A computed fold for a 143-nucleotide RNA from a Flavobacteriales bacterium, annotated as SAM riboswitch aptamer (S box leader). Its mean pLDDT, the model's own confidence on a scale to 100, is 75. It was read from a public genome assembly, where an Rfam model found it.
[in-house]
RNA sequence: UGCUUAUCCAGAAAGGCUGAGGGACUGGCCCUGUGAAGCCUUGGCAACCCGUACCGGUCACCCCACCGGGAACAGGUGCCAAAUCCAGUUGAACAACACGCCCUUCGGCUCCGCUCAGGGCAGGUUGAUCAAGAAGAUGAGCC
Numbered sequence: 001u002g003c004u005u006a007u008c009c010a011g012a013a014a015g016g017c018u019g020a021g022g023g024a025c026u027g028g029c030c031c032u033g034u035g036a037a038g039c040c041u042u043g044g045c046a047a048c049c050c051g052u053a054c055c056g057g058u059c060a061c062c063c064c065a066c067c068g069g070g071a072a073c074a075g076g077u078g079c080c081a082a083a084u085c086c087a088g089u090u091g092a093a094c095a096a097c098a099c100g101c102c103c104u105u106c107g108g109c110u111c112c113g114c115u116c117a118g119g120g121c122a123g124g125u126u127g128a129u130c131a132a133g134a135a136g137a138u139g140a141g142c143c
Base pairs, nucleotide, nucleotide: 002142003141004140005139006138007137008136013042014041015040016039017038021031022030023029025088026087027086028085043080044079045078047077048076049075051073052072054069055068056067057066058065084135089132090131091130092129094127095126096125097124100121101120102119103118104117107115108114109113
């Protein structure tokens, strides 16, 4: 780097150095000299891995071993603005808008026609909801 897999609507500070960008990309929308990104110190959060001790089971008992377990402590990564900030592909139904066609009671008009209003059909645009997916981030394993 690539592949597989799990999670991603919760949570989490303060200083020092430095000095203009950052939120992966695109479009939005935000953060930022009241200091971005980066580095350092201390602190914290808890998704995964791991160790100790504890509990339960395999087993009639003990030890060992194996399996499982929620919390505790310590460690390895990670993280500490906004839902992965929102959307970016597909499907399902919902609302609104304009347009095309059709039907119809009453009303109006220059009266068998037009029109107001209502309903139906098909597609379009916008908004919001749900589900799946794509992309991304992190952990673990593998090559």